[in-house]
RNA sequence: UCUUAUCCAGAGAGACGGAGGGACUGGCCCGAUGAUGUCUCAGCAACCAGCUUACCAUGGCAAGGUGCUAAUUCCAGAAAGGGAAUCUCCCUUUAAAGAUAAGA
Numbered sequence: 001u002c003u004u005a006u007c008c009a010g011a012g013a014g015a016c017g018g019a020g021g022g023a024c025u026g027g028c029c030c031g032a033u034g035a036u037g038u039c040u041c042a043g044c045a046a047c048c049a050g051c052u053u054a055c056c057a058u059g060g061c062a063a064g065g066u067g068c069u070a071a072u073u074c075c076a077g078a079a080a081g082g083g084a085a086u087c088u089c090c091c092u093u094u095a096a097a098g099a100u101a102a103g104a
Base pairs, nucleotide, nucleotide: 001104002103003102004101005100006099007098012041013040014039015038016037020030021029022028024077025076026075027074042069043068044067047065048064050061051060052059073097078094079093080092081091082090083089084088
């Protein structure tokens, strides 16, 4: 970089450190009552691997490799359709972008 799958569920304490952070843009939030981040421990989930049922497609167990533990991927962004009633707002679907896993 490409392909496939998933993304309205779930799960926090301590230590270090000291200013921005939530991918990008806008909004809206979090943050010296110490965020983001790093480490330790704990937890969540079950993609891959394992065991098993089963017999080719699933169910169950378990937790080895990952991942995750503010807000739906925090919301929107592009297109199409619908509604309200008036130039704004709401709803649905799909896409794009992003994240994670597995494979190439």
Model confidence (mean pLDDT): 82 of 100.
This is a predicted structure of a 104-nucleotide RNA (SAM riboswitch aptamer (S box leader)) from Oceanobacillus jeddahensis.
Taxonomically the source falls in Oceanobacillus (Bacteria, Bacillota, Caryophanales, Bacillaceae).
The RNAcentral record of the sequence draws on MGnify.